[in-house]
The RNA shown here (Glycine riboswitch aptamer) has 90 nucleotides and comes from Oceanobacillus bengalensis.
Taxonomically the source falls in Oceanobacillus (Bacteria, Bacillati, Bacilli, Bacillaceae).
The sequence was found by an Rfam model in a public genome assembly.
The prediction has a mean pLDDT of 82.

RNA sequence: AUGAUUACAAGGGGAGAGCUUACUAGUUUAGUAACGCCGAAGGAGCAAGUGGAAAGCGAAUCUCUCAGGCAAAAAGACUCUUGUAGGACG
Numbered sequence: 001a002u003g004a005u006u007a008c009a010a011g012g013g014g015a016g017a018g019c020u021u022a023c024u025a026g027u028u029u030a031g032u033a034a035c036g037c038c039g040a041a042g043g044a045g046c047a048a049g050u051g052g053a054a055a056g057c058g059a060a061u062c063u064c065u066c067a068g069g070c071a072a073a074a075a076g077a078c079u080c081u082u083g084u085a086g087g088a089c090g
Base pairs, nucleotide, nucleotide: 006085007084008083009082010081011080012079013078018035020034021033022032023031024030025029036070037069038068042066043064044063045062049057050056
C1' cells in the first nucleotide's frame, strides 16, 4: 500500500398459495375448528464421494411440510449499495 473469501450493521429489491366455511369474542380484527393449498424464515431427509467389518460423515433454490405462510401489513431464502471488522492475493 492493493483490498479477495467471510462476518456484522443500515437502506433498497424480493416469489408462491382460499380476503374459504363455521363458531366465539371486546366484531378495526383476533382466536378455535374443518377442508383446500404454498415454499424462499427456521427445521428435517438424502446422492456422488469418503470410510471401510460396519457405523458414520456427506449440499442445495432438491424432497418433506413439523413449524411458518395463503387480501393488505408483517415476515421472507437470495441479491444490490454503503459502512465497519478482517487481511487472502499482488